[in-house]
RNA sequence: GCCCCCAUAGUUCAAUGGAUAGAACGAAGGUUUCCGGAGCCUUUAAUUUGGGUUCGACUCCCAAUGGGGGCG
Numbered sequence: 001g002c003c004c005c006c007a008u009a010g011u012u013c014a015a016u017g018g019a020u021a022g023a024a025c026g027a028a029g030g031u032u033u034c035c036g037g038a039g040c041c042u043u044u045a046a047u048u049u050g051g052g053u054u055c056g057a058c059u060c061c062c063a064a065u066g067g068g069g070g071c072g
Stems, first nucleotide, its partner, number of pairs: 001071007010025004018055001026044006048064005
């Protein structure tokens, strides 16, 4: 330098172009307990960025950024 893949919650992952973007773990609060743990209830929090297509985009297209891999 060229090519390919990936980017969603604090973490690990879901999500036929049409839902209020979900789950588990975590964190906070409550309940329980002598205190903790476990259990139960509630809350918390995300689509890397900028454009484009579309009635409608996490999803498709382009570019950028970051990470991984291959070739030279």
Transfer RNA from an Opitutales bacterium, 72 nucleotides, folded computationally. RNAcentral holds the sequence, with entries from ENA. Rfam family: tRNA. Rfam links the family to the GO term triplet codon-amino acid adaptor activity. The coordinates come from a structure-prediction model, not an experiment, and the mean pLDDT is 81.